[in-house]
Transfer RNA from an Erysipelotrichia bacterium, 73 nucleotides, folded computationally.
RNA sequence: GCCGUUUUAGCUCAGUUGGUAGAGCAACUCAUUCGUAAUGUGCAGGUCGCAAGUUCAAGUCUUGCAAGCGGCA
Numbered sequence: 001g002c003c004g005u006u007u008u009a010g011c012u013c014a015g016u017u018g019g020u021a022g023a024g025c026a027a028c029u030c031a032u033u034c035g036u037a038a039u040g041u042g043c044a045g046g047u048c049g050c051a052a053g054u055u056c057a058a059g060u061c062u063u064g065c066a067a068g069c070g071g072c073a
């Protein structure tokens, strides 16, 4: 230098053919307990890596950039 792949909640990851972004764990609330843990209940938490394009509509399609990983030279 070229090619491929990954980037989504605090963490690990889903998200199928473009149509209002989800799960588990963690955090918080409440219940239970003399108290803690465990268990149960409820709630909150996201610029979907960044920028642009296409579209009525983009996490999803296209382009560029950045970072991680792998391959070739």
Stems, first nucleotide, its partner, number of pairs: 001072007010025004019056001028042001030040002049065005
It matches the Rfam family "tRNA". Rfam classes the family as a transfer RNA. The sequence was found in a public genome assembly.